[in-house]
């Protein structure tokens, strides 16, 4: 320089026949306990890496950009 892969919650990840986002740990609130933990029961948390443009309708297709990574010169 060239091909390719990734980038979605604080973490680690699924969602890619286009139809309005979800799973685990964490985190908060209650219930229990003298109290911790562990249990249960509920909530809260995202401009889906940035932009453009195709569609009525983008995480999901296209175009161009940043960042990561893996092979090759």
């Nucleotide at each position: 320089c060239g091909u390719c892969c990734c980038g979605u919650a604080g973490c680690g990840c699924a969602g890619u026949g286009g139809g309005u986002a979800g799973c685990g740990c964490g985190c908060c609130u209650g219930c229990a306990u003298g109290a911790c933990a562990g249990g249960c029961a509920g909530g809260a948390g995202g401009u889906u890496g940035c932009u453009c443009g195709u569609u009525c309708g983008a995480a999901u297709c296209g175009g161009g950009c940043c960042g990561g990574g893996a092979c090759g010169a």
Molecule: transfer RNA
Organism: Streptosporangiaceae bacterium